The RNA shown here (SAM riboswitch aptamer (S box leader)) has 98 nucleotides. Model confidence (mean pLDDT): 79 of 100. The sequence was found by an Rfam model in a public genome assembly.
RNA sequence: GUCUUAUCAAGAGUGGUGGAGGGACCUGCCCUUUGAAGCCCGACAACCUACCGCACGGCAAGGUGUCAAUUCAGCGAUAUUAGAUCGAAAGAUGAGAA
Numbered sequence: 001g002u003c004u005u006a007u008c009a010a011g012a013g014u015g016g017u018g019g020a021g022g023g024a025c026c027u028g029c030c031c032u033u034u035g036a037a038g039c040c041c042g043a044c045a046a047c048c049u050a051c052c053g054c055a056c057g058g059c060a061a062g063g064u065g066u067c068a069a070u071u072c073a074g075c076g077a078u079a080u081u082a083g084a085u086c087g088a089a090a091g092a093u094g095a096g097a098a
Stems, first nucleotide, its partner, number of pairs: 002097007013041001015040003021031003025074001027073002042067003046064004051058002071090001075087004
């Protein structure tokens, strides 16, 4: 990297460093010197392992992950002033397989 499967409406700093970008992608629209990305500390608790537990669950020790806006929306159907609902495509994360 490919395939399968589960989840994606919640949650998470007034910190340090850094110095112009970032939000996967396109388009729109946003965030950002009232400091972006990255790194350190911290936090959250989605999956797996560990431990506790009769079970619901707890815990945060480990392996990842996450910490603006519903995955910001974006395609289709239904609805109808607009709003909304459902489904998909693409994407993200975990686990498993050859």